[in-house]
């Protein structure tokens, strides 16, 4: 240089055009307990890497472009 796959909460992932973007761990407050820890419960957190385009309607599709992994000459 060409191909291909990812980028979505603090950590991992889900979402394949239509509900306020979902689940788990962590962490916040509560409940339990003499005490932590386990359990229970509840509340808050991301506007989807960046930019622009198609639609009425975009995380999802198009096109630049960044960054991460792989292929291959």
């Nucleotide at each position: 240089g060409c191909c291909c796959u990812g980028g979505u909460a603090g950590c991992a992932u889900a979402g394949u055009g239509g509900a306020u973007a979902a689940u788990g761990c962590a962490g916040u407050c509560g409940c339990c307990u003499c005490c932590u820890a386990a359990g229970c419960g509840a509340a808050a957190g991301a506007c989807c890497g960046g930019a622009g385009g198609u639609u009425c309607a975009a995380g999802u599709c198009c096109u630049c472009u960044c960054c991460a992994g792989g292929g291959u000459g």
Model confidence (mean pLDDT): 82 of 100. Transfer RNA from an uncultured Clostridia bacterium, 73 nucleotides, folded computationally. Its Rfam family is "tRNA".